Overview:
The prediction has a mean pLDDT of 85. The part of an RNA shown here (small-subunit ribosomal RNA, 5' domain) has 519 nucleotides and comes from an uncultured bacterium. Its Rfam family is "Bacterial small subunit ribosomal RNA". The full RNA is in RNAcentral, with records from ENA and SILVA.

Context: one part of a larger RNA
RNA sequence: GGAUGAACGCUGGCGGCGUGCUUAACACAUGCAAGUCGAGCGGAGGUUUAAAGCGGAAGUUUUCGGAUGGAAGCAAUAAACCUUAGCGGCGGACGGGUGAGUAACGCGUGGGUAACCUGCCUCAUACAGGGGGAUAACAGUUAGAAAUGACUGCUAAAACCGCAUAAGCGCACAUUGUCGAGUGACAGAGUGUGAAAAACUCCGGUGGUAUGAGAUGGACCCGCGUCUGAUUAGCUAGUUGGUGAGGUAACGGCCCACCAAGGCGACGAUCAGUAGCCGGCCUGAGAGGGCGACCGGCCACAUUGGGACUGAGACACGGCCCAAACUCCUACGGGAGGCAGCAGUGGGGAAUAUUGCACAAUGGGGGAAACCCUGAUGCAGCGACGCCGCGUGAGUGAAGAAGUAUUUCGGUAUGUAAAGCUCUAUCAGCAGGGAAGAAGAAAGACGGUACCUGACUAAGAAGCCCCGGCUAACUACGUGCCAGCAGCCGCGGUAAUACGUAGGGGGCAAGCGUUAUCC
Numbered sequence: 001g002g003a004u005g006a007a008c009g010c011u012g013g014c015g016g017c018g019u020g021c022u023u024a025a026c027a028c029a030u031g032c033a034a035g036u037c038g039a040g041c042g043g044a045g046g047u048u049u050a051a052a053g054c055g056g057a058a059g060u061u062u063u064c065g066g067a068u069g070g071a072a073g074c075a076a077u078a079a080a081c082c083u084u085a086g087c088g089g090c091g092g093a094c095g096g097g098u099g100a101g102u103a104a105c106g107c108g109u110g111g112g113u114a115a116c117c118u119g120c121c122u123c124a125u126a127c128a129g130g131g132g133g134a135u136a137a138c139a140g141u142u143a144g145a146a147a148u149g150a151c152u153g154c155u156a157a158a159a160c161c162g163c164a165u166a167a168g169c170g171c172a173c174a175u176u177g178u179c180g181a182g183u184g185a186c187a188g189a190g191u192g193u194g195a196a197a198a199a200c201u202c203c204g205g206u207g208g209u210a211u212g213a214g215a216u217g218g219a220c221c222c223g224c225g226u227c228u229g230a231u232u233a234g235c236u237a238g239u240u241g242g243u244g245a246g247g248u249a250a251c252g253g254c255c256c257a258c259c260a261a262g263g264c265g266a267c268g269a270u271c272a273g274u275a276g277c278c279g280g281c282c283u284g285a286g287a288g289g290g291c292g293a294c295c296g297g298c299c300a301c302a303u304u305g306g307g308a309c310u311g312a313g314a315c316a317c318g319g320c321c322c323a324a325a326c327u328c329c330u331a332c333g334g335g336a337g338g339c340a341g342c343a344g345u346g347g348g349g350a351a352u353a354u355u356g357c358a359c360a361a362u363g364g365g366g367g368a369a370a371c372c373c374u375g376a377u378g379c380a381g382c383g384a385c386g387c388c389g390c391g392u393g394a395g396u397g398a399a400g401a402a403g404u405a406u407u408u409c410g411g412u413a414u415g416u417a418a419a420g421c422u423c424u425a426u427c428a429g430c431a432g433g434g435a436a437g438a439a440g441a442a443a444g445a446c447g448g449u450a451c452c453u454g455a456c457u458a459a460g461a462a463g464c465c466c467c468g469g470c471u472a473a474c475u476a477c478g479u480g481c482c483a484g485c486a487g488c489c490g491c492g493g494u495a496a497u498a499c500g501u502a503g504g505g506g507g508c509a510a511g512c513g514u515u516a517u518c519c
Stems, first nucleotide, its partner, number of pairs: 001519004006515005013390006019383002021348001026346003030343003035090003040087002043084008053074002059068003097301003106226008116218002121214007129163001131161002138153006169194005175188005199206002227273003234264003239261006246254001276298004280291004303324005326337004354380001356379003362376001363374004393423004403414004427460001430454004437446001463508005468489003474503005484491002
């Protein structure tokens, strides 16, 4: 000198774009953050319409017994529409947060899989025949303070289960050809054997099953690179390898039984400390050094530890089970919870924001769609935290006014500075108009915002640090090795340009200094 997710002191007008718990991965009140589909299913409730039946008012008539008349109301049943607890489907594995752990194939880079998987999507081919038994909801009974159940009975499906069929596919056996770097790969023919499906329709299609291919996403393996310490020198028993069996989507001590005795290490094993990695960011002429906030990619984690279930995908932040700590409810028998999501609270700290608006846009989930959900996102609020831009006026004005400081008392400085005169209106304020962002009739949170126009007043808007040398900028008074200053040298003991104040000056400027850290 540059830089910062900064903090502190003094000061503070406006706007744009960014950015904001670096500390306790500390504990959390409250609200919201993942739902959706009635065009998969049976119910339940509501509204409307039609309505057999029940019901019998007013009225009319009367020989006063009655007759006639049919309103209100109730309502089996049927249809249409709306809502939806439950069964079922898809999605809750994305999006969002954090960096505790991890020195590792975790990450980066380059390869490999003849050792693999892939829902939704695209393409191609071939199909969808005929049956069955349940169960939630519901009703009844019942346990419990609650959370939550238990029993009996009824019922549906694109829920579940056999059977049929099998172009193609899987498995077993034996076989031919081509090819390869090995285990082998690909293609073909044969025998035996195994596994499918779901309907709806406006007849256009949507959905279902199987197989193959693609795309996308993932999994595993390998070469190289990846901090410090030797005041850590030896480490290792599933350890290293083999055979067999198991397991997995798949290879493999991944796991197990047996056998062998190996494997790693001064080219730094093991141990200890520290740390998420990278694109990048800062600095530097570069080489290099430091850092890994925001944004993007990967990884890991979700109170702590362990486990699996479901599923195409998890060993799953707002799912389940167990254990532990903590908090809460309780009728003491038993239960409930997990902000490292968005706000917000307490605490810690030098220090870091609103319990805001909207799904209008972009994107995501569900749905045929309308649409619903979305603290992702788009915006707004707060903070000079950073960068950038603008303003705080312009011209003229010498009686060099007054005041102030100083003085050799003549003057000198402040100083064209002010006043005065003539202008202008950026920003702020007032009034009027008023968007784009929305492909499409409607629909804009931002927002009556940006922007445009008009009128109006120099009005509402400057501070901070420094002035001995380094280093731009000097005098007076006070103080008297005191009080104090200080980055280094150093200054102060009676004439201090170095302390304090004043006048003047220098620098930067809505900031200026200080502190911390890096180059």